Predicted 3D model of a 252-nucleotide part of an RNA (large-subunit ribosomal RNA, domain VI) from a Sphingobacteriaceae bacterium. Its Rfam family is "Bacterial large subunit ribosomal RNA". Its mean pLDDT, the model's own confidence on a scale to 100, is 87.
Context: one part of a larger RNA
RNA sequence: CGUUAGUUAUUUGAGGGGCGCUGACUCUAGUACGAGAGGACCGAGUCGGACAAACCGCUAGUGUACCAAUUGUGGCGCCAGCUGCACCGUUGGGUAGCUAUGUUUGGAUGAGAUAAGCGCUGAAAGCAUCUAAGUGCGAAACUCACCUCAAGAUAAGAUAACUUUAUAAGGAUCGUUGAAGACUACAACGUUGAUAGGUUACAGAUGUAAAGGCAGUAAUGUCAAAGUCGAGUAAUACUAAUUAUCCGUAAG
Repeated sequence: CGUUAGUUAUUUGAGGGGCGCUGACUCUAGUACGAGAGGACCGAGUCGGACAAACCGCUAGUGUACCAAUUGUGGCGCCAGCUGCACCGUUGGGUAGCUAUGUUUGGAUGAGAUAAGCGCUGAAAGCAUCUAAGUGCGAAACUCACCUCAAGAUAAGAUAACUUUAUAAGGAUCGUUGAAGACUACAACGUUGAUAGGUUACAGAUGUAAAGGCAGUAAUGUCAAAGUCGAGUAAUACUAAUUAUCCGUAAG
C1' cells in the first nucleotide's frame, strides 16, 4: 500500500515445512519343520543405540560488579583494618541465567488409493487364461492422520463485538521494564499501579566479619549458624512510571 469505513479479538485452512531410523533379548517354542544336526513364520512383550525437541527438579559445567583464603608490591601517617595493580593476580567454592554429560518426550496407530506381486469371475479362442468388460488383496514410497507456519490464498475468506461530527472506537509518542531483543519489533505495566529500583522476610551462596571480652607466654581458640552477598520467591507505594501531545471517522 492492498484487501474498500475504521477498529479489537477469535478463527477456517488453499498451500508449505517437520517427523518417518534401528538392534538385542524374553515368551509363543526347543513348538511347526527335520532321520538328526539344527530350527522358524505369525503374534505378544522388555531393554537399548543413533537422531530430534523441550526443560533445569537431580548430576555436572560456566558463572570477569557473589563469599572466602592467600603471594608480591603501592596507597590510606603508623598498628589494626581496608584498598589499587599483577590473566578475574592466584586458589577453593558458588545463586540466577545459559548449557549437556543431566531429565522428560517423540518415531506410534489407523484410513484411502496404489507398485511389483498374488488372486476371483471371465471371454476373444466351446479348452485354458489375474484382463479384454467386471472385481479383490498388496509396501518404510504417494494422499491423509501426528507437530508446526499459514488469507499478499490479489480467489486477499469466516465469526463476534465496538465506534464516528467534533475528534469516536482504537492506536502512537513518552515513561518504568522484560523469561523479548543488535536497532526496530514483540510482551507487561503507568497511581483505579507491584513495571523496575529500594526496603523487609524467606530461599540460596560463602563459611564464622570488624571491634571488644574471655582462655592461652604466644601462634590461636571462643563468645558467633557470625558477617557479607548479583541476577531468585513473596510482601510492601519509600523512589521513578508526572503533566500532556499527536494520529485516527466511508457510504446511505